[in-house]
This is a predicted structure of a 1569-nucleotide RNA (small-subunit ribosomal RNA) from an uncultured organism.

RNA sequence: GAGUUUGAUCCUGGCUCAGAUUGAACGCUGGCGGCAGGCCUAACACAUGCAAGUCGAGCGGUAACAGAUCCAGCUUGCUGGAUGCUGACGAGCGGCGGACGGGUGAGUAAUGCAUAGGAAUCUGCCCGAUAGUGGGGGAUAACCUGGGGAAACCCAGGCUAAUACCGCAUACGUCCUACGGGAGAAAGGGGGCUCCGGCUCCCGCUAUGGGAUGAGCCUAUGUCGGAUUAGCUAGUUGGUGAGGUAACGGCUCACCAAGGCGACGAUCCGUAGCUGGUCUGAGAGGAUGAUCAGCCACAUCGGGACUGAGACACGGCCCGAACUCCUACGGGAGGCAGCAGUGGGGAAUAUUGGACAAUGGGCGAAAGCCUGAUCCAGCCAUGCCGCGUGUGUGAAGAAGGCCCUCGGGUUGUAAAGCACUUUCAGCGAGGAAGAACGCCUAGCGGUUAAUACCCGCUAGGAAAGACAUCACUCGCAGAAGAAGCACCGGCUAACUCCGUGCCAGCAGCCGCGGUAAUACGGAGGGUGCAAGCGUUAAUCGGAAUUACUGGGCGUAAAGCGCGCGUAGGUGGCUUGAUAAGCCGGUUGUGAAAGCCCCGGGCUCAACCUGGGAACGGCAUCCGGAACUGUCAAGCUAGAGUGCAGGAGAGGAAGGUAGAAUUCCCGGUGUAGCGGUGAAAUGCGUAGAGAUCGGGAGGAAUACCAGUGGCGAAGGCGGCCUUCUGGACUGACACUGACACUGAGGUGCGAAAGCGUGGGUAGCAAACAGGAUUAGAUACCCUGGUAGUCACGCCGUAAACGAUGUGCAAACAGGAUUAGAUACCCUGGUAGUCCACGCCGUAAACGAUGUCGACCAGCCGUUGGGUGCCUAGCGCACUUUGUGGCGAAGUUAACGCGAUAAGUCGACCGCCUGGGGAGUACGGCCGCAAGGUUAAAACUCAAAUGAAUUGACGGGGGCCCGCACAAGCGGUGGAGCAUGUGGUUUAAUUCGAUGCAACGCGAAGAACCUUACCUACUCUUGACAUCCUGCGAAUUUGGUAGAGAUACCUUAGUGCCUUCGGGAACGCAGAGACAGGUGCUGCAUGGCUGUCGUCAGCUCGUGUUGUGAAAUGUUGGGUUAAGUCCCGUAACGAGCGCAACCCUUGUCCUUAUUUGCCAGCGCGUAAUGGCGGGAACUCUAAGGAGACUGCCGGUGACAAACCGGAGGAAGGUGGGGACGACGUCAAGUCAUCAUGGCCCUUACGAGUAGGGCUACACACGUGCUACAAUGGUCGGUACAAAGGGUUGCCAACUCGCGAGAGUGAGCCAAUCCCGAAAAGCCGAUCUCAGUCCGGAUCGGAGUCUGCAACUCGACUCCGUGAAGUCGGAAUCGCUAGUAAUCGUGGAUCAGAAUGCCACGGUGAAUACGUUCCCGGGCCUUGUACACACCGCCCGUCACACCAUGGGAGUGGACUGCACCAGAAGUGGUUAGCCUAACGCAAGAGGGCGAUCACCACGGUGUGGUUCAUGACUGGGGUGAAGUCGUAACAAGGUAGCCGUAGGGGAACCUGCGGCUGGAUCACCUCCUUU
Repeated sequence: GAGUUUGAUCCUGGCUCAGAUUGAACGCUGGCGGCAGGCCUAACACAUGCAAGUCGAGCGGUAACAGAUCCAGCUUGCUGGAUGCUGACGAGCGGCGGACGGGUGAGUAAUGCAUAGGAAUCUGCCCGAUAGUGGGGGAUAACCUGGGGAAACCCAGGCUAAUACCGCAUACGUCCUACGGGAGAAAGGGGGCUCCGGCUCCCGCUAUGGGAUGAGCCUAUGUCGGAUUAGCUAGUUGGUGAGGUAACGGCUCACCAAGGCGACGAUCCGUAGCUGGUCUGAGAGGAUGAUCAGCCACAUCGGGACUGAGACACGGCCCGAACUCCUACGGGAGGCAGCAGUGGGGAAUAUUGGACAAUGGGCGAAAGCCUGAUCCAGCCAUGCCGCGUGUGUGAAGAAGGCCCUCGGGUUGUAAAGCACUUUCAGCGAGGAAGAACGCCUAGCGGUUAAUACCCGCUAGGAAAGACAUCACUCGCAGAAGAAGCACCGGCUAACUCCGUGCCAGCAGCCGCGGUAAUACGGAGGGUGCAAGCGUUAAUCGGAAUUACUGGGCGUAAAGCGCGCGUAGGUGGCUUGAUAAGCCGGUUGUGAAAGCCCCGGGCUCAACCUGGGAACGGCAUCCGGAACUGUCAAGCUAGAGUGCAGGAGAGGAAGGUAGAAUUCCCGGUGUAGCGGUGAAAUGCGUAGAGAUCGGGAGGAAUACCAGUGGCGAAGGCGGCCUUCUGGACUGACACUGACACUGAGGUGCGAAAGCGUGGGUAGCAAACAGGAUUAGAUACCCUGGUAGUCACGCCGUAAACGAUGUGCAAACAGGAUUAGAUACCCUGGUAGUCCACGCCGUAAACGAUGUCGACCAGCCGUUGGGUGCCUAGCGCACUUUGUGGCGAAGUUAACGCGAUAAGUCGACCGCCUGGGGAGUACGGCCGCAAGGUUAAAACUCAAAUGAAUUGACGGGGGCCCGCACAAGCGGUGGAGCAUGUGGUUUAAUUCGAUGCAACGCGAAGAACCUUACCUACUCUUGACAUCCUGCGAAUUUGGUAGAGAUACCUUAGUGCCUUCGGGAACGCAGAGACAGGUGCUGCAUGGCUGUCGUCAGCUCGUGUUGUGAAAUGUUGGGUUAAGUCCCGUAACGAGCGCAACCCUUGUCCUUAUUUGCCAGCGCGUAAUGGCGGGAACUCUAAGGAGACUGCCGGUGACAAACCGGAGGAAGGUGGGGACGACGUCAAGUCAUCAUGGCCCUUACGAGUAGGGCUACACACGUGCUACAAUGGUCGGUACAAAGGGUUGCCAACUCGCGAGAGUGAGCCAAUCCCGAAAAGCCGAUCUCAGUCCGGAUCGGAGUCUGCAACUCGACUCCGUGAAGUCGGAAUCGCUAGUAAUCGUGGAUCAGAAUGCCACGGUGAAUACGUUCCCGGGCCUUGUACACACCGCCCGUCACACCAUGGGAGUGGACUGCACCAGAAGUGGUUAGCCUAACGCAAGAGGGCGAUCACCACGGUGUGGUUCAUGACUGGGGUGAAGUCGUAACAAGGUAGCCGUAGGGGAACCUGCGGCUGGAUCACCUCCUUU
């Protein structure tokens, strides 16, 4: 920096990613070289080999080898023997080394390490200095002999040497001292010369002090986590003395004192080697401690000492323990955390290699020997670095692959082809450096007497390379031998196809997959890195996500409930001193390597190397004096004291008053009272309630009363008295920094609750009853116990219990006294008094710690003071509280804003994702209930805050609608029609399903339709295009069949032509293909429904806001309307509204046939029938008209509304068409179109028959009725709008009729359908299942049609069912409307009670908007956003997971007490042994015994911790389990907190508290006009 909480936004906050890194591992792949690295696990166990020896110039010597000499056998060059004579040398004595080098990190939180210092020490070999190196002695290994043992090994006797051992002498210096003195050394070996006396050189040896190196000790500072570890410590802390040590020291011991450490974290527990450095990071930091280097510790585990300069010793010793091996069972041996290697463990880490050539180490005089240190090689892509796998050209853009819109694109200059090159690998040839020292020879110089020896130099020479078949160079041949891995949804560079179908799978986070997956698997293509690439693990970073640099705490996690106060932190002004902090400089140190800079060397790089810088540190010394500190002296502004005032529900104690409730007594009085939404339980004729009088008792204090007062907070309210704390104001005086905060500590601290006794009026958990309810452990009602109370009398008072202390009856003892049951003294119980002494919690809130300073204003109000005058119902100023608004500023926003959440300072507390959980365990407190402190496993990718837009509310306001109301008529009951569900069926094809499916698709299923079922048939197909062949096409008749169809037969030979053929049609054939009412309306287009003809939905620019968004569009009016007006940070605009369109209502103009007929004629029985006419009606073209235009009123001078005039019509005149942005994954793949999938002798096509018409039932929509406002009969009047040639059909004849026959007219203002009906005038019926009603059934017919059986309509005769106005519920309609009456049309051969259209007759009612439903606008709450059909809580049941308790059980570590006591050291020592010295005594040494310390081990009893445990508790997780509905809206009883009781469960109820409660009203205050 990015992704991820949301519909979107900003913040808070976690999770995740991109980077770098690694001793890595795993997967796939793998050409070369250089430089590095390589058991992180079992400090597990180890076979085998090697890793520490060397010196013969210390010694006695001679086992082996070689040489030489001698001898023997003889086979004449072999064997054997002798001689240590020589080179050498096994074993042994002796010296030096083995304490280095190499390994590992178990232990260790300090006996360690790092840094800086210090004093009381030792130091082999080395350097330099001084002085010596004289003279003696006795042993002992080896060896020999004998013996024991399986072995390891041991014993006895005898011989021998030394640079082994022991005395003596000497003592410059050394040590000790009582200052007299005393003590203490040595070793020789080699070379040369020699006059054999010795001399000399070299290496050694002894003593002493010095240096260097190495080591030991001490001090300061720093060095992980846990306080759910708070007290630890008896050699402990110090002193004196002694011992001991190389050395200081309780290091050890004796005695004395009682100290020492600890909140600046002792003790205990866990973890860990430390550092230079390494990784990361901008840095500060964080993590780490492989390789290299320094220090430490360890060497199977535990203990111990010896030797030595140095060890308590990796490849030494002794003992104990475990393990392994050998054994003759009696005893013995061993220690790879050296190098290789083996087993084991593990994800995982190499060769039983070469050489001492180089560097270094040990020994040696040296040559040299030894050296798994080291140098090299081998294995491993483990890492870093370098190189290569070719280069150029090459478009027919080849083939193949993949995709495709079929055109092409891409792979791709990529390949092929052509022309070149040869690094690396391969083969061959050549070929450095790493080698110098040392040795030998010769010469010179030094030393010396010396030409020896030795040292140095010069010249020459010999030997000497593990690596190495090396590096490097040249030559040869040929593109020849050399590319993979991951990824491609976003983050994050890179896209398509196929397969799969919530499967298989992917996944770092978000997430992908349920038939069109750029997310799975494959392919093509692409991207990134490249001999590697990915994954996993781990660290830092990003993470300002522990914040020193650099965070926060009103609401997101987070201020202790509030004081007092200890330690600590911080602290006013002035002067002087000091120099701890601070500042400047100096010196030392800060190892090397590493990092960084500049150079150099490998062809470059990695790598190596030279120099520099740096190493922020620590210490030393010298200066400075501003600030902080310290010391001293002052000051008064902070703080405090005194004086004088006024205010107050501040606290404690005591007293007192009235109103009201309840109860009791009495009077009056009679039937109810009470209670609720409505009731009931309850009270009442035994007299309630009501009313009057009297009394009792308890609790609380109306009005005043107030965002008024007081208090630190909790809290405090009638009135009076006493005691008492604090604040405020004023003017002076005093003290002189006395201050602020405050970990621990300590006090106060509502309600509920607990103990003890009291009190109890009202209220009231629990409880009981009545209701409500599906239930109601609740809400409501009637009762009611704890509790609420602590005032008065009595008792008890913080009970009870425990502790300390003073006094002290009783009592005891001692004095005094004649007595002394007293006074006095000593002790002392009851008692008294003092101290301590319940819980400690709340949403204890302003969700805001305390203190101080600074920073605009305005308006209220409490208390005090000052000034002014007009003296008031004043004004102004100031101060202390308490409120409202608001500037700057601040905040994520909301908001805060001198009472800060602003700007600074001081101190304390607290936070670090959600859940688990304020839980478990442990500790402390408590009588209990519980409180406080306070985790982890596990689980999720979120949880949260503020604000925004919607949606919703059993929230509010305003408005509208046949929404209600007011009316009229229906449905729901009957019969029938029709549609649907269900059922049935071979099939009852399919679709439509709340409103918005159900007389819907279907404007019309007997066949057809038809998609369904059964049966029979066809397969390039019933339909389209292309190809080939044949034939014109077409058709008569017959046979079979249910038919499709099949077979036979007959007729026919057409059209155009360039004469080749072609067009249409039919048949046959092959394949491309056809075909599908098969699936998906949740892949789609188009069309449609619905909200809704509701008034809304948006945009541009501007402005406001961090932003989502807002404004505009809100507000005041008005309208049918976002209609218009006014106002206005908005100004404009668009889609909607309205208008424009059609129709209807009035008039005018024009036109006049088929329509019309006033006037003029003709004619008829009659009729526009005819001539004419153009007036009227009509027709159909064009116009006019209506606009709130005019008047009055209202309104704001507006918009507009109300009323009126005129007018055919008046405020959109009536009706229609017209449907904004969008919602419902609404409906339709079966109108049509269409992606994908599926079928292809069938899911396609044809035919016949059947079905879609079934029928216990349920629902919707209709028709006809139930009758007299009617039925029937007779007569009679008036429409509109349509339709008609496959048609409408007049007139006439026949039939009761449906109809039939015949037949004129009409392609229609001409003819026909055609009769309109209700109505009107008469007649009849007279209230009944009827002269109502017509279902059903029987019979007979008509028509359509190929055909009316399943299954048509109509007619006639007969039959004559239910039904007497319809329960709950529900529908339509506001005027030419409802109701009622008939008429026509589409579809159609026929078949409407349906649908669409037409006219006739023609009402009633609307007070109004409280309520139901739907909708619009504003506002409010929200935990909803799939949007209340939302969200969501708890019990129960099931599965899984981790965890607490648990009778216990098993381990590990550890405290205390005791037993025991190996080896060893020290002490003691009667016993035993004993070469050096000594005349002897003895000295010295050893063995044994014993004491002290002590490892292992054992017993007992505690503590801590781990594992496990029948059973059990809660917790978490889990697409569709059960019960309810607690929360979110006033969530339907506002919610929540504390506490207590109750209940299957969410929860309910009581008491007190909060607003983080909606709504309405009132009060107070503020702002604006």
The sequence is in RNAcentral, with records from ENA and SILVA.